[in-house]
Order: sequence, then structure tokens, then C1' cells
RNA sequence: GCCAAACCUAUCGUGAGGUAGGGACGGAAAGCCACGAGUCUGAGGAUUCAGAUAGUCGGGUUGCCAAU
Repeated sequence: GCCAAACCUAUCGUGAGGUAGGGACGGAAAGCCACGAGUCUGAGGAUUCAGAUAGUCGGGUUGCCAAU
């Protein structure tokens, strides 16, 4: 140098949540991919279906500069 939790504002969504601005708790892949598990939301009589989460864990993949 980079990203940006909680919270606030605006906006989209039934919702979990997304996006933008403010903001920094943290992060050395907190870049990317819903593949496995977890968690969460909506619908359903349901073993089901449709979603969210990559800052829950595992896996895959890519990776610049500086310092040590």
C1' cells in the first nucleotide's frame, strides 16, 4: 500500500442478507469458487425444495511490491 466487523444512513429483498456512503473490530489471501460440512432464511405434512453466508471449518484455484 490492500481488505473492512459492530454500529449509523440510503436503497433492494417476505426474509437470511446484498449494494453504496460513513466507520474500524480485526485480517498475510478477510482475493476468487457454494464442492463437503456447519449456521441462518423462506415455503412445505415431510425425509424435501428454493435461497443466504467465502470474516464458521475443510477443499479447490490464483497470487504483485517491500521487509525478514